Context: one part of a larger RNA
RNA sequence: GAACGAACGCUGGCGGCAGGCCUAACACAUGCAAGUCGAGCGCACCUUCGGGUGAGCGGCGGACGGGUUAGUAACGCGUGGGAACAUACCCUUUUCUACGGAAUAGCCUCGGGAAACUGAGAGUAAUACCGUAUAAGCCCUUCGGGGGAAAGAUUUAUCGGGAAAGGAUUGGCCCGCGUUAGAUUAGAUAGUUGGUGGGGUAAUGGCCUACUAAGUCUACGAUCUAUAGCUGGUUUUAGAGGAUGAUCAGCAACACUGGGACUGAGACACGGCCCAGACUCCUACGGGAGGCAGCAGUGGGGAAUCUUAGACAAUGGGCGCAAGCCUGAUCUAGCCAUGCCGCGUGUGUGAUGAAGGUCUUAGGAUCGUAAAGCACUUUCGCCAGGGAUGAUAAUGACAGUACCUGGUAAAGAAGCCCCGGCUAACUCCGUGCCAGCAGCCGCGGUAAUACGGAGGGGGUUAGCGUUGUUC
Numbered sequence: 001g002a003a004c005g006a007a008c009g010c011u012g013g014c015g016g017c018a019g020g021c022c023u024a025a026c027a028c029a030u031g032c033a034a035g036u037c038g039a040g041c042g043c044a045c046c047u048u049c050g051g052g053u054g055a056g057c058g059g060c061g062g063a064c065g066g067g068u069u070a071g072u073a074a075c076g077c078g079u080g081g082g083a084a085c086a087u088a089c090c091c092u093u094u095u096c097u098a099c100g101g102a103a104u105a106g107c108c109u110c111g112g113g114a115a116a117c118u119g120a121g122a123g124u125a126a127u128a129c130c131g132u133a134u135a136a137g138c139c140c141u142u143c144g145g146g147g148g149a150a151a152g153a154u155u156u157a158u159c160g161g162g163a164a165a166g167g168a169u170u171g172g173c174c175c176g177c178g179u180u181a182g183a184u185u186a187g188a189u190a191g192u193u194g195g196u197g198g199g200g201u202a203a204u205g206g207c208c209u210a211c212u213a214a215g216u217c218u219a220c221g222a223u224c225u226a227u228a229g230c231u232g233g234u235u236u237u238a239g240a241g242g243a244u245g246a247u248c249a250g251c252a253a254c255a256c257u258g259g260g261a262c263u264g265a266g267a268c269a270c271g272g273c274c275c276a277g278a279c280u281c282c283u284a285c286g287g288g289a290g291g292c293a294g295c296a297g298u299g300g301g302g303a304a305u306c307u308u309a310g311a312c313a314a315u316g317g318g319c320g321c322a323a324g325c326c327u328g329a330u331c332u333a334g335c336c337a338u339g340c341c342g343c344g345u346g347u348g349u350g351a352u353g354a355a356g357g358u359c360u361u362a363g364g365a366u367c368g369u370a371a372a373g374c375a376c377u378u379u380c381g382c383c384a385g386g387g388a389u390g391a392u393a394a395u396g397a398c399a400g401u402a403c404c405u406g407g408u409a410a411a412g413a414a415g416c417c418c419c420g421g422c423u424a425a426c427u428c429c430g431u432g433c434c435a436g437c438a439g440c441c442g443c444g445g446u447a448a449u450a451c452g453g454a455g456g457g458g459g460u461u462a463g464c465g466u467u468g469u470u471c
Base pairs, nucleotide, nucleotide: 001471002470003469004468006467007466008465009464010463013343014342015341016340017339018338019336020335021301026299027298028297030296031295032294035060036059037058040057041056043054044053045052046051067254068253069252076179077178078177079176080175081174082173085171086170090167091166092165093164094163095162096161097160098132099131100130101129108121109120110119111118112117138147139146140145152159153158180226181225182224187217188216189215192214193213194212195211196210197209198208199207229251230250231249232248233244234243235242236241256277257276258275259274260273279290280289281288282287307333309332310331311330315329316327317326318325319324346376347375348374349373356367357366358365359364380412381408382407383406384405385404386403390398415460416459417458418457419456420441421440422439426455427454428453429452430451436443437442
């Protein structure tokens, strides 16, 4: 000098754009953040007889979006390759959509329980479940053969369902190279390294298992320890290099702590389930409920970081044939000089060089055209009127906002740091090695341009200075 997710002190007019718990992955009151479909189904209730509402069964979605960085030194990430895979919804093509059956929730009856919830009986429907038929293509095969499917709805125009092939997209897996420090960590390893058979998986593989051999890694640093999410980037710099990984984007991991699987195309699942633990709450003491590292917000910690706001109008997502519903994603508004950028706090004229302050050699010098006065202007602000774009037909939270027009009066708007040298800027008074200053050198012990005040000056400006960190 530059930079900052900064903080602190003094000060503070406006606007645009951005940013805003870096600390306790500490604990959380309250509200909201994932629903939707009656064009799958039966029932109950209401009805203006058009329809609507409700809880269930059923379907799709709750694996996306949003948060955080604890863990992780790893195929986690980055980059470049690979073969043994899956892929709901979407697109293309071919083809099928036949006949039956048994249950069950809701509802009703009778119970248990403080509650959460739950038991028994009767009985009902389906695009829920099961069987049979069929099988071009599909799978298995000892090549003889064997196996396996579907679902209907309605407003009659559509929406669906099954099988197979291909595509697209997304994901799983493997490998080369790169990826912090420590040797005051030198040996580490028994599923360990390889093989065979088997199992498992969508798929390769010690992934798992039985047998078998004794391997495998390591001073080109294994193992251990410490630290750390990685990258695009950001910052500094002429560059090389160093430092860093907030916001935005990609990937990974996590969801009170630890473990586990279920469902599903996809999870070992933030607002799903089960078990254990810690904590909090309810309880009739028998037993139950909960998980903000979602958006707001609270306590706590801290030098320090915002509103318990509006709207689905736009973009996007889920469901639905659609109308539409949901969406703290998102778009907006609120708070904060936290940063960057822009603008303003007037302009011209004005010498009795006024008054006053300061200095003085007492003549004067300086603040100083500065002020007053005179003449103008109205950016921003304030008041009034009009008033968008964002929205392809309708639909605007923002918002009567941006913007435009008129009016108003110089009217409402300047501080901060410094002045010994480095380093731009000097005098007087006070103090007297005291009080104090200080980034370094150093000032202060009676004439201090270095302390404190004043006048003057320099720098910067809605900021200025200090502290911290990086180069």
The part of an RNA shown here (small-subunit ribosomal RNA, 5' domain) has 471 nucleotides and comes from Sulfitobacter sp. SCS5m-5. Rfam family: Bacterial small subunit ribosomal RNA. The organism belongs to Sulfitobacter, within Bacteria. Its mean pLDDT, the model's own confidence on a scale to 100, is 87.